[in-house]
C1' cells in the first nucleotide's frame, strides 16, 4: 500500500489423570402453539391437520354501432285495424370472452423442474407493420304464436321471421398439391423457374368525411405455446436382473408437428453394478434459515414453471382445453320428488360444521393498478385497493424529569449494634411524547368533475392534567443473580450433572438480587456448536475398526525420453444466468422496519480465441521396474510308494507268589481261575526321542524317522535377451487348524458322552478306575478359530550397534578357522520421528505415495425377519422397537490376593503357670417385672462408666404433694412484729398449720437494702440427636513411619527425594544415586530405681562413730581402648578395664492419619421437644429378679499338702468427724479404756505370709475341699425384711486336675506368698492401684498360624475382598420376533362383462341450399346397428405391505425375593476361544488354538563393565 472482516466453548465415565467416545447446554431461526401479562403506532403475516363435507351471498360477462322480436316512454301519421320514428330495458339468434385472472399441492423421481441448446419437424385469436380485396345470389332457423307431455328439470309437434348465423356463383396475387428440368447446396431439399388444378368475404355507425369490421390453404413482426436434446435433481441391493410395441426397419394411419404415437409385416434387439427394474418418500425452482466457509435443513408469504379441480374415463367447441364456477358416462356422497324422475360439486372471496395444540370479516369500493366486452358512454371484476380481527413477526415510541435523608412508616434479615428495600416513597418544582376534548386538514387525480380508505395521516405559539400505561423468567454448577421460614427421600424440582431421609442458596413461600422488557418463559422443529460421516477436515497394534490366506476380472493408479493432438487443465473475449431477494452506494416516509434508483456478486452452462507445464490420447525410442536365460545353493515346501527301530497294549509260553494299582488320603478296578514283576516268542495300530536352535520352508492353514519317484517356490552371482509387459483389486474363483457330517475301512494308546469310586452342605466338576463316538486311512462335504504381529498387500526414503540362517566378493591359509565387505531371511537394543500412554523404531506404529477392506456411544445383537449356501450342525449377509449416561483404552496412587522376596513382634516354636469341667463372687446377654434407670457390643463391650446401689446415691416404678417453682437474675405492685427460731395439732413423709420468741445494713430520718406475698419475663429437664459439635479417650502402635521447599522427570494424575547395597531396636547410620535440604516422628534431653563413688547437711533414724540411714549437689559409660570381620564406611563379633558395656532396668512421652470408633449420663454446647410437666419434693419398692448362655476372677480337688506347736525376715502407705497404745473383760467378732500422735517421733502394726524346726494325718471324697443350711452372738447405721459385714458352735454340696479350643509370660520376669491404700458410716473388695518376700524353666529356629513394616507383581476393587460380580427360577411393567388364523390396503396378471366417446364399417328412414321446368339425380348429413379400444364392475390364483391373534421365544427395566459362585488376585481347576457332547443355573469336559496367564526354574538374545 492493497485485499480480506473470518472460526470462543462448557458440564458429565475416575479416588485422581490423560485419551477415545457418546449424551447435554449456552447461539440463531419459525406461517408456530401453550402459560402469565398487556399502553400506542407503522410495515408485514395468518388451516402447516381432513385434496374432509359444505347452508347462504357474491367471484364472467359484455356488445342494440351484427339481428329479428317483445315491453315501456315520448311524440308523428291513421282507413282507428294499425303504420312509421326517437329514447330506454333485454329473453333469444349472432360475435368476442369464458383456456386469463383467483385457489390448492393430491398425484408426479418424470424432459416434471432448473440450466444450456435445437426445431431444415411445428402452431399462434386479439395486437403492430406492409399489401390486395370486400361483386352478385339463395335456402333455413331460434325468439314468437298455437297445440301437447311433465310434480319439477325440461321437452315434443305444427306454423311465422332476421342477421356480421348458414350455403352456392364470380374474381383472386401470393398459397397448396402433382409433374418436369437445371444450379448452388444440406444433418433430413432451404431457395428459385415453368405448367395445370383447387380455394374468399359481411356488414354496421355516421349528413358526410370517415371510422369500426370482414376476407386470403396470405407476407412480415412481436408476444405466447408445442415438440426434441446434453447436463443436474431424495432414500433403499434385506429390490439384481428388466423388457413383446419391447429395440430397430419398411409400408400405411394419425397430429399443427417429429416419433412405436398407432397399425401390418420383417429382424432380434434394447436397458442394467456409472444401479436397470421394483419399493418408499416428495410438486420443482428463484430462494429461506443456519454456518467462518464447504456444507446441512427447508421450499409459508412474493415471483417463474408444472399438476389438479368430488373420484375415474371421454371427447366436443375453439387460435388455444381434453376445460375449477362447460358437456357426456360410470362411481361415492348430499339434496328435491307427486316415486315416474331430477339437481349438485367453495383446492375462488367471505362464512359453517368437522378434524386439530392451532390460523381472521358471511366488511367497503371499483377511487387507483390491471383484466373482459363495447366505437363509446359504460357494464362486469371477492383480481385488486382498502378497512376489521390476532403482540403472530419485525421496527419505533411511551409508562415521566429534576431536586429530595429523619435515611419516615412498613416488610425482610440480624452477631440485636445494625443492615437492606432506598432517593425509592412522601414532599417541592417542571414537562406533556402519549391520553381526553376543541380547531384545521391533505397528497394519492395526466384538462374539468369524480376518493372506498377518511374527517384518516398530519398540523395547532389550542385547553386539561403526572395525569391513561409493567410484566415475566430466573438466582446449586454449566450461567448473571442469596438469605429467612416451612417441609423432612414426603410434597415436589430437573436441560445434563443431580437436589429432598430435621439446620435444603436445588422443593414451597417471603424479602432481596440478576436478566429481558410490551413482552417474558415453556414446548415443538431446523442449522450451529458436532473435526460426532471428516471434500475443506477423522480414524483402524491395545479405545469401534485390516477380509483367515492366495489368485485374478472390471475399475483406480502407473518408470524414462522425443514428436503430434488439445479431451481434461489454465487464461482472455462474449452470450446467458427473469424480476424480487443478497452486498455496496444513494434517495423517500420525523427515525427504523418498509420502500424507490444505481452498481456488484452469483453456473460443474453455451460459443469462440489462445497456451501446452502436467494428466489423457496417437506414434517412435530407452532400460533402471517386471520378466526371461545361464551357473551355484539351502530347506520338516507339496503328493505318492516302500522300509526301519524304540515304546505302549494285547496274545502264547517260561520263572514266580500275594498282592497290585491309584491318591492329598482313600476307594472303585485287576489278582490264588496265578495278577503285578521278570524272560522268550508273536500280533496290531499310531507316533517318530536324541539331533532341535526366538533354526529352516511355505501365501496362510501348516510342515519333523529313512530311501526312492513326481512336483511348486525361493536366495545369490553373471549381464548376452524382451522392452513397462507393472501395482492394487469390488464381484468371481481356489486353498483353508480343530471339532463336526456322509460312505467304506481301521482301531494300539488317548478319550467328549456314559458307568463306578472319592471329595463336598450339594458336586450333573476338579482327583481316581473304566469307557463309546472320535482321534488314523480313502473319497466327498463343512468353511469356521485369540485363523494374532489382535499390525492389508506394493514402491521409495530416513543414525547406528549386536546375534543368527543361506549365498557371494576380498584377505588369510597347504587346506581351514579367523577377519573385512555385500545381498536375502529371521531376532534383540536403540537415534530422530511418531504415539493418549504402553510402546514402535529400515521386518515402523517414522516420512511420502497409489489401490483395496473396515469403523462411527453401550446394551438390544452378530440377534429377528428376508435372501443365499449346506445332508445336517450351521455359515454368510444383516436391522428395528426399547433402554442407559455412560461403555471403553493406557497409565497413576492406594487397598487387596488361598502372588513373590526381605524383615520384625511371647506371632509360632521351646518352656512355665493357667482358663475352658466344679462351687462361689462379679459383669453381660436373654428372660421376667409396675420398675428390674441409662450407657459400653469383635480385637479396642462384658471385676467396663461404678475409687463402695440398705435410705441417700437414683436418673427407674407405684402412690401422695407443689406450680415463678428445689436453684439464678430483672424490673412492677403489695406487705411491716420484717429476716430467723419455730411449740400444739393433722399426715407415711413431703407438706399444711401457726402459739410464742425475735435480729441486721445504709440513711439526708422521708426512706432504701435484704425478707415475704402476688402477677410477669423466665427458671428447670440424667428428655432426643456423639450421624450437628467442643473437649477428652480408645485402637492400629512406641509400629517406623508421615510429609514439605527448591530442583529434575512426566501432557497429566504423579514420580524422584523415601528406591538400591550394607547396617540398626529405629527413614539408626554409612556408601551409592537428579537430587539437595528441611519438618513431624525415632533417639537424646526429663523423672524414678539399681549398682560404684566424692562432697555437703542431718532431726524424730543407730547404743556410739569419720560408719549405717535420710536428703541434696556431683563424678562415672562415650563403641572411648585393643583384636578380628566389613568397601578398611556405617557397623558387627570378641576382649580388656570397670560397680555397671553396647538402649544398664522402668516410667513419662503416642507422628500424618484410620475406625461418621466411644462419650449430649462428667463438663460445655447448636438445633429440636417439654412448661399444673419429660420440672420439683416425699414415702415405699426397684437397680440385688432367675429355666439358661458367655466373660473376668476367687477357692479347691490335696502329702512340694492339711492340722497343731515353736521360731525368723519386709516394703509401700494411711491417720484429728482420724489412727487409737498399754491394761482389763469376752473362746471370738468385739467391748472397755484412753496414753501418744497433725507423724523418720505415736498408732494402724509384736504388723507380715510363704519360709525354717518339730509333731500328726497315709491316699480316703479323707483331719482334702469348703458351698449350703440351722442356732447363738458382735459391729456400723434413723433403719440391716427385701438387701450389709464379722464371730462361735453345728451342717459338710460339687469337685480326684478338666473336650474342642484358648490366655499370659524371656529375669528379679513367670509362678507362689502375704501387706497397704483409695472409695467408705458400714460393706457384698475374691475387684482395682501399689508394696515388698521366695524365686524358676526355655528360645534349635522363622516352614507354618496371627499382626505389622519395606520392595515388587496381578486386579474388572476405590464404600477399596465384609469388594466386585454371573446365570437359571419367581413376581410386575414395557417394546418386540414366531404363530392356527382373522381382517384391511396396494400395484400388477388371467378370464368374463363393458357405459360414454373417438375412429372404422354399414346405413332403414329422412334430408332446404347444387343440377334440373319437373319427375328425378348427385354430393353430403343423420338415427340405429356392428367392430376395435376402454373407465368401472365381477371371478380367480398369486405378490408386496399394515392391523389383530389363543399360545409361545428371547430381550430391557424394576425394592433389601430363591438357588448356587462362573469371572476379576495363580479368583482358589489360569483365563479366553472355534467346535462337539452333557448339565437346575452360572457352567463342565473333549479336540485344536491364543496370551489379552501369576509364580518358580532353565535355555537363548540384548544392555553395561
Nucleotide at each position: 500500500u492493497a485485499a480480506a472482516u473470518g472460526g470462543a466453548g462448557a458440564g458429565u465415565u475416575u479416588g485422581a489423570u490423560c485419551c477415545u467416545g457418546g449424551c447435554u447446554c449456552a447461539g440463531g431461526a419459525u406461517g408456530a402453539a401453550c402459560g402469565c401479562u398487556g399502553g400506542c403506532g407503522g410495515c408485514g403475516u395468518g388451516c402447516u391437520u381432513a385434496a374432509c363435507a359444505c347452508a347462504u351471498g357474491c367471484a364472467a360477462g359484455u356488445c342494440g354501432a351484427a339481428c329479428g322480436a317483445a315491453c315501456u316512454c315520448g311524440a308523428u301519421c291513421u282507413u282507428c285495424g294499425g303504420a312509421a320514428c326517437g329514447g330506454g330495458u333485454u329473453a333469444g339468434u349472432g360475435g368476442c370472452g369464458c383456456a386469463c385472472g383467483g385457489g390448492u399441492g393430491a398425484g408426479u423421481a418424470a424432459c416434471a423442474c432448473g440450466u444450456a441448446g435445437g426445431u431444415g419437424a411445428c402452431c399462434u385469436g386479439c395486437c403492430c407493420c406492409a399489401g390486395a380485396g370486400u361483386g352478385g345470389g339463395g335456402g333455413a332457423u331460434a325468439a314468437c304464436u298455437c297445440a301437447g307431455g311433465g310434480a319439477a328439470a325440461c321437452u315434443u309437434g305444427a306454423g311465422c321471421u332476421a342477421a356480421u348465423a348458414c350455403c352456392g356463383c364470380a374474381u383472386g396475387a401470393g398459397c397448396u398439391c402433382c409433374g418436369u428440368g437445371g444450379u448452388u447446396g444440406u444433418u433430413a431439399g432451404a431457395g428459385g423457374g415453368c405448367c395445370a388444378g383447387g380455394g374468399a368475404a359481411a356488414g354496421c355507425a355516421g349528413c358526410a368525411a370517415u371510422g369500426c369490421g370482414c376476407u386470403g390453404a396470405g407476407g412480415a413482426g412481436g408476444g405466447g405455446g408445442g415438440c426434441c436434446u446434453g447436463c443436474g435433481u431424495c432414500c433403499g441391493a434385506u429390490u439384481a436382473g428388466c423388457u413383446a410395441g419391447u429395440u430397430g426397419g419398411u409400408g400405411g394411419g394419425g397430429u399443427a408437428a417429429u416419433g412405436g404415437c398407432c397399425u401390418a409385416c420383417c429382424a432380434a434387439g434394447g436397458c442394467a453394478a456409472u444401479g436397470a427394474u421394483c419399493g418408499g418418500u416428495a410438486g420443482c425452482u428463484g430462494g429461506u434459515c443456519u454456518g467462518a466457509g464447504a456444507g446441512g435443513a427447508c421450499g409459508a408469504u412474493c415471483a417463474g414453471c408444472c399438476a389438479c379441480a368430488c373420484u375415474g374415463g371421454a371427447a366436443c367447441u375453439g387460435a388455444c382445453a381434453c376445460a375449477c364456477g362447460g358437456u357426456c358416462c360410470a362411481g361415492a356422497c348430499u339434496c328435491c320428488u307427486a316415486c315416474g324422475g331430477g339437481a349438485g360439486g367453495c383446492a375462488g372471496c367471505a362464512g359453517u360444521g368437522a378434524g386439530g395444540a392451532a390460523u381472521a370479516u358471511u366488511g367497503g369500493g371499483c377511487a387507483a393498478u390491471g383484466g373482459g366486452c363495447g366505437a363509446a358512454a359504460g357494464c362486469c371484476u371477492g383480481a385488486u385497493c382498502c378497512a376489521g380481527c390476532a403482540a403472530c413477526g419485525c421496527c419505533g415510541c411511551g409508562u415521566g424529569g429534576a431536586g429530595g435523608a429523619u435515611g419516615a412508616a412498613g416488610g425482610c434479615c440480624u452477631u440485636c449494634g445494625g443492615g437492606u428495600c432506598g432517593u425509592a416513597a412522601a414532599c417541592u418544582c417542571c414537562u406533556u411524547u402519549u391520553c381526553u376534548g376543541g380547531g384545521g386538514g391533505a397528497a394519492g387525480a395526466g384538462a374539468a368533475a369524480g376518493g372506498a380508505c377518511g374527517g384518516u395521516a398530519c398540523c395547532c405559539u389550542c385547553a386539561g392534567g403526572a395525569a391513561u400505561a409493567a410484566g415475566u423468567c430466573u438466582c446449586g454448577g454449566c450461567u448473571a443473580a442469596c438469605u429467612a421460614c416451612g417441609u423432612g427421600c414426603c410434597a415436589g424440582c430437573a436441560g445434563c450433572c443431580g437436589c429432598g431421609g430435621u439446620a435444603a442458596a436445588a422443593c414451597g413461600u417471603a424479602g432481596g438480587g440478576u436478566g429481558c422488557g410490551a413482552g417474558c418463559g415453556u414446548u415443538a422443529u431446523c442449522c450451529g456448536g458436532a473435526u460426532u460421516u471428516a471434500c475443506u477436515g477423522g480414524g483402524c497394534g491395545u479405545a469401534a475398526a485390516g477380509c483367515g490366506c492366495g489368485u485374478g476380472u472390471a475399475g483406480g493408479c502407473g518408470g524414462u525420453u522425443g514428436a503430434g493432438u488439445a479431451a481434461g487443465u489454465u487464461g482472455g473475449a462474449u452470450g446467458u444466468u427473469a424480476a424480487a431477494g443478497c452486498u455496496c452506494c444513494u434517495g423517500g416516509c420525523u427515525u427504523a422496519a418498509c420502500u424507490g434508483g444505481g452498481a456488484g456478486a452469483g453456473g460443474u452452462c453455451g460459443u469462440u480465441c489462445a497456451a501446452u507445464a502436467c494428466u489423457g490420447u496417437u506414434u517412435g525410442g530407452c532400460u533402471u521396474g517386471a520378466g526371461g536365460c545361464a551357473g551355484u545353493g539351502a530347506g520338516a515346501g507339496g503328493g505318492g510308494u516302500g522300509c526301519a527301530g524304540a515304546a505302549u497294549u494285547c496274545c502264547c509260553g517260561g520263572u514266580g507268589u500275594a498282592g497290585u494299582g491309584g491318591u492329598g488320603g482313600a476307594a472303585u478296578g485287576c489278582g490264588u481261575a496265578g495278577a503285578u514283576a521278570u524272560c522268550g516268542g508273536g500280533a496290531g495300530g499310531a507316533a517318530u526321542a536324541c539331533c532341535a536352535g526366538u533354526g529352516g520352508c511355505g501365501a496362510a492353514a501348516g510342515c519333523g524317522g529313512c530311501a526312492c519317484c513326481c512336483u511348486g517356490g525361493c536366495a545369490c552371482u553373471g549381464a548376452a535377451c524382451u522392452g513397462a509387459c507393472g501395482c492394487u483389486c469390488a464381484u468371481g474363483u481356489g486353498c483353508g487348524a480343530a471339532a463336526g457330517c456322509g460312505u467304506g475301512g481301521g482301531g494300539a494308546g488317548c478319550g467328549a458322552a456314559c458307568g463306578g469310586g472319592a471329595u463336598u452342605a450339594g458336586a450333573u466338576a476338579c482327583c481316581c478306575c473304566g469307557g463309546u463316538a472320535g482321534u488314523c486311512c480313502a473319497c466327498g462335504c463343512u468353511g469356521u478359530a485369540a485363523a494374532c504381529g489382535a499390525u492389508g498387500a506394493g514402491u521409495a526414503c530416513u543414525a547406528g550397534g549386536u546375534g543368527u540362517a543361506g549365498g557371494u566378493g576380498g584377505u588369510a591359509u597347504u587346506a581351514a578357522a579367523u577377519c573385512c565387505g555385500u545381498c536375502u531371511g529371521u531376532g534383540c537394543c536403540g537415534a530422530a520421528g511418531c504415539a493418549a500412554a504402553c510402546g514402535c523404531g529400515a521386518u515402523a506404529a517414522g516420512u511420502c505415495u497409489g489401490c483395496c477392506g473396515c469403523c462411527u456411544g453401550g446394551g438390544g445383537a452378530g440377534u429377528a425377519c428376508g435372501g443365499u449356501c449346506g445332508c445336517a450342525a450351521g455359515g454368510c449377509u444383516a436391522a428395528a422397537a426399547c433402554u442407559c449416561a455412560a461403555a471403553g483404552g493406557a497409565a497413576u496412587u492406594g487397598a487387596c490376593g488361598g502372588g513373590g522376596g526381605c524383615c520384625c513382634g511371647c506371632a509360632c516354636a521351646a518352656g512355665c503357670a493357667g482358663c475352658g469341667g466344679a462351687g462361689c463372687g462379679u459383669g453381660u446377654g436373654g428372660u421376667u417385672u409396675a420398675a428390674u434407670u441409662c450407657g459400653a457390643u469383635g480385637c479396642a463391650a462384658c471385676g467396663c462408666g461404678a475409687a463402695g446401689a440398705a435410705c441417700c446415691u437414683u436418673a427407674c416404678c407405684u402412690g401422695g404433694g407443689u406450680u415463678u417453682g428445689a436453684c439464678a437474675u430483672g424490673g412492677g405492685c403489695g406487705u411491716a412484729g420484717u429476716a430467723g427460731u419455730g411449740a400444739a395439732c393433722c399426715g407415711a413423709a413431703a407438706g399444711g398449720g401457726g402459739a410464742a420468741c425475735g435480729a441486721g445494713c445504709c440513711u439526708u430520718c422521708g426512706g432504701g437494702c435484704a425478707g415475704c406475698g402476688u402477677a410477669c419475663a423466665c427458671a428447670g429437664g440424667u428428655g432426643c440427636u456423639g450421624c450437628a459439635u467442643g473437649g477428652c479417650u480408645g485402637u492400629c502402635g512406641u509400629c517406623a513411619g508421615c510429609u514439605c521447599g527448591u530442583g529434575u522427570c512426566g501432557u497429566g494424575a504423579g514420580a524422584u527425594g523415601u528406591u538400591g547395597g550394607g547396617u540398626u531396636a529405629a527413614g539408626u547410620c554409612c556408601c551409592g544415586c537428579a537430587a539437595c535440604g528441611a519438618g513431624c516422628g525415632c533417639a537424646a534431653c526429663c523423672c524414678c530405681c539399681u549398682a560404684u563413688u566424692g562432697c555437703c547437711a542431718g532431726u524424730u533414724a543407730c547404743a556410739a562413730g569419720u560408719g549405717u540411714c535420710u536428703g541434696g549437689c556431683g563424678a562415672g559409660a562415650c563403641u572411648g581402648c585393643c583384636g578380628g570381620u566389613a568397601c578398611a564406611a556405617a557397623a558387627c563379633c570378641g576382649g580388656a578395664g570397670g560397680a555397671a558395656g553396647g538402649u544398664g532396668g522402668g516410667g513419662a512421652u503416642g507422628a500424618c492419619g484410620u475406625c461418621a470408633a466411644g462419650u449430649c449420663a462428667g463438663c460445655a454446647u447448636g438445633g429440636c421437644c417439654u412448661u399444673u410437666a419429660u420440672a420439683u419434693c416425699c414415702a415405699g419398692g426397684g437397680c440385688u429378679a432367675c429355666a439358661c448362655a458367655c466373660a473376668c476372677g476367687c477357692u479347691a480337688c490335696a502329702a512340694u499338702g492339711g492340722g497343731c506347736g515353736g521360731u525368723a525376715c519386709a516394703g509401700u502407705g494411711g491417720g484429728u468427724u482420724g489412727c487409737g497404745a498399754a491394761g482389763c473383760c469376752g473362746c471370738g467378732a468385739g467391748g472397755u479404756g484412753g496414753a501418744g500422735c497433725c507423724a523418720a517421733u505415736c498408732c494402724c502394726a509384736u504388723c507380715a505370709a510363704a519360709g525354717c524346726c518339730g509333731u500328726u494325718c497315709g491316699u480316703a471324697g479323707u483331719u482334702c475341699g469348703g458351698a449350703u443350711u440351722g442356732c447363738a452372738g458382735g459391729c456400723u447405721g434413723c433403719a440391716a425384711c427385701u438387701c450389709g459385714c464379722c464371730u462361735g458352735c453345728a451342717u459338710g454340696a460339687a469337685g480326684c486336675c478338666g473336650g474342642a479350643g484358648u490366655u499370659g509370660c524371656u529375669a528379679g520376669u513367670a509362678a507362689c506368698c502375704g501387706c497397704a491404700g483409695g472409695u467408705c458410716a458400714g460393706c457384698c473388695a475374691u475387684a482395682c492401684u501399689g508394696c515388698g518376700g521366695u524365686g524358676a524353666a526355655u528360645a534349635c529356629g522363622u516352614u507354618c498360624c496371627c499382626g505389622g513394616g519395606c520392595c515388587u507383581u496381578g486386579u474388572a476393587c476405590a464404600c477399596a475382598c465384609c469388594g466386585c460380580c454371573c446365570g437359571u427360577c419367581a413376581c410386575g411393567u414395557c417394546a418386540u420376533g414366531g404363530g392356527a388364523g382373522c381382517u384391511g390396503g396396494u400395484a400388477a396378471c388371467a378370464c368374463c362383462u363393458g357405459a360414454a366417446g373417438u375412429c372404422g364399417g354399414u346405413g332403414a328412414c329422412c334430408u332446404a341450399a347444387c343440377c334440373g321446368c319437373a319427375a328425378g339425380g348427385g354430393a353430403g348429413g343423420c338415427a340405429g346397428c356392428c367392430g376395435u379400444c376402454u373407465a368401472g364392475g365381477g371371478u380367480g390364483g398369486g405378490g408386496c405391505u399394515g392391523g389383530u391373534g389363543a399360545c409361545u421365544g428371547g430381550g430391557a427395566c424394576g425394592a433389601a425375593g430363591u438357588c448356587g459362585u462362573a469371572a476379576c488376585a495363580a479368583g482358589g481347576u489360569a483365563g479366553c476361544u472355534g467346535u462337539a457332547c452333557c448339565g437346575g443355573a452360572a457352567g463342565g469336559u473333549g479336540c485344536g488354538g491364543c496370551u489379552g496367564g501369576a509364580u518358580c526354574a532353565c535355555c537363548u538374545c540384548c544392555u553395561u563393565u
Model confidence (mean pLDDT): 82 of 100. Predicted 3D model of a 1505-nucleotide RNA (small-subunit ribosomal RNA) from Candidatus Amarolinea dominans. NCBI's taxonomy places the organism under Bacteria, Chloroflexota, Caldilineae, Candidatus Amarolineaceae, Candidatus Amarolinea. The sequence is in RNAcentral, with records from ENA and SILVA. It matches the Rfam family "Bacterial small subunit ribosomal RNA".